Context: one part of a larger RNA
């Protein structure tokens, strides 16, 4: 390389745009590169196959002949692929009416916890554990009422619900603004799918500069527990957590499941928009799209289980796997301020 595979045994990139590339609707027409096919040269000899013959048979030896393929020349064929022309609307799009929604960004604005802080009431304890002790407190704590800060976080609503490409998004209210859905149906007219490389984003941690710091809290500090306790408990407590700009580029980044389109039995809920149906109106009742959830048949599947949101049946792109360890490790290289991140082996072993 063929060929098998990737939910959990090795393997689906975090996600996305999107370029080369690979693939690509229906009808007619061209044309003959692919394709299919006469013919004819050609692919040394020896070897392989098959007829004959010679060594006393065989092996060996001569002679004579053939397949399938492969390249070239020339000539037919046009169904399917490409190509040229012409149309066409299911496939993508745009323009038009509605609709839902914690999508994102940006300014205002709120309450309730938390501590701190002032001026009081107040008088001995608090506070914390499985028990304690440290720790606070007559220099007036703990509680308790009132006034002010100050940071951070958004209780109930709340859901098996929504929305975002994923990471992720929730007090309210405004400006702006991406994106889905749906319903008539009017326009363009395959414009489509997928994507190496490339861009972009992308929890947490961490790094840089500058602010902010109310709470929780790595380190640290003691108080216990313990044979020890560089732990779990407890008092205290800096980085960090926030917020501006840039960096970092990683997760068990999970749905352990790549994207698209088609086609395969049903019930049950739930969100969103439409139709009917019933009603004075409610309560209903059928159904179609587009999500999401749950049971389940066929089918798959080693099981377990997956099953119109497939792991079923197909088809087209694309990543990635090839026994365990060594190792996601050296080494080079490229990004990084730096911790490190990407690519990425061998030898040796078993």
């Nucleotide at each position: 390389u063929u060929g098998g595979g990737c939910g959990u045994a090795a393997a689906g990139c975090a996600u996305u745009u999107g370029u080369a590339g690979g693939u690509g609707g229906c009808u007619u027409u061209u044309c003959a590169a692919g394709u299919c096919u006469a013919u004819u040269g050609u692919c040394a000899a020896a070897u392989c196959c098959c007829a004959g013959g010679g060594c006393u048979c065989a092996a060996c030896c001569c002679u004579a002949g053939a397949u399938a393929g492969g390249c070239a020349a020339c000539g037919g064929a046009a169904a399917c692929u490409a190509c040229c022309a012409a149309g066409u609307u299911a496939g993508a799009g745009u323009a038009u009416g509605g609709u839902a929604g914690g999508c994102g960004c940006a300014g205002a604005g709120g309450g309730a916890a938390u501590u701190u802080c002032u001026a009081g009431u107040g008088g001995a304890g608090c506070g914390g554990u499985g028990a304690a002790a440290c720790a606070c407190a007559u220099a007036g704590a703990u509680a308790u009422a009132a006034a002010a800060a100050a940071a951070a976080a958004c209780a109930c609503c709340a859901a098996c619900a929504g929305c975002a490409a994923a990471a992720g998004c929730a007090c309210u209210c405004u400006a702006u603004u991406g994106g889905g859905c749906u319903g008539a149906c009017a326009c363009u007219a395959a414009c489509a799918c997928u994507a190496a490389g490339a861009g972009a984003u992308g929890a947490a941690a961490g790094a840089u500069a500058g602010g902010a710091g109310a709470g929780c809290a790595a380190a640290u500090u003691u108080g216990a527990u313990u044979u020890g306790a560089u732990a779990c408990c407890g008092u205290a407590g800096u980085a960090g957590u926030c917020c501006u700009a840039g960096c970092c580029g990683u997760a068990a980044a999970u749905a352990a499941u790549g994207g698209a389109u088609a086609c395969u039995a049903g019930g049950u809920g739930u969100u969103g928009u439409g139709c009917g149906u019933g009603u004075u109106g409610a309560u209903u009742u059928a159904u179609a799209c587009a999500g999401u959830g749950u049971u389940g048949u066929a089918g798959c599947u080693a099981a377990c289980g997956c099953a119109u949101u497939a792991a079923g049946u197909a088809u087209c792109c694309c990543a990635c796997u090839u026994g365990g360890g060594g190792a996601g490790u050296a080494u080079g290289u490229u990004c990084g301020c730096a911790a490190g991140a990407a690519u990425a082996a061998a030898a040796c072993u078993c």